[in-house]
Molecule: c-di-GMP-I riboswitch aptamer
Organism: uncultured Gemmatimonadota bacterium
RNA sequence: CACCGACAAGAGCACACCCAUCGCGAGGUGGGGUCGCAAAGCCAGGAGUCUCGGAAGGUCCGAGAUGGUCCGGUUGCCGAA
Numbered sequence: 001c002a003c004c005g006a007c008a009a010g011a012g013c014a015c016a017c018c019c020a021u022c023g024c025g026a027g028g029u030g031g032g033g034u035c036g037c038a039a040a041g042c043c044a045g046g047a048g049u050c051u052c053g054g055a056a057g058g059u060c061c062g063a064g065a066u067g068g069u070c071c072g073g074u075u076g077c078c079g080a081a
Base pairs, nucleotide, nucleotide: 004079005078012037013036017032018031019030020029021028022027035068041074042073043072045071046070047069048066049065050064051063052062053061054060055059
């Protein structure tokens, strides 16, 4: 330095659910919460999934959502085996 990831240390994030609010919706934001997470930081390029609208042969087109589904790009804490 790279891989790797411990019932190590310190810090961080926050599923479900609840409240408020925005959105037709998928969902977003804020607060509570704490199932989990070594990139569960950032990006949103590819695939997946989901929503709305339109058209119809078994799907197609358009507009969106997610990114805690996987891949990719990029930055990064710690150090046992």